[in-house]
RNA sequence: GCGCCGUUAGCUCAGCUGGUAGAGCAGUGGCCUCUUAAGCCAACGGUCGGGGGUUCGAGUCCUUCACGGCGCA
Repeated sequence: GCGCCGUUAGCUCAGCUGGUAGAGCAGUGGCCUCUUAAGCCAACGGUCGGGGGUUCGAGUCCUUCACGGCGCA
């Protein structure tokens, strides 16, 4: 330098054929318990890596940049 893959909640990851962003874990509150742990319930937590474009509508499509990984040279 070229090609491919990845980037979504604090962490690990889903998200179909474009149609109002989810799970588990962690943390918080509650229930239970003599107490802790375990278990159960609830709520909280997101400019979807940055910019631009297409579209009535973009996490998803196009483009560019950044970062990480793999391969080739």

About this RNA:
Transfer RNA from Asanoa ishikariensis, 73 nucleotides, folded computationally. Its mean pLDDT, the model's own confidence on a scale to 100, is 81. Rfam family: tRNA. Rfam describes the family as follows. Transfer RNA (tRNA) molecules are approximately 80 nucleotides in length.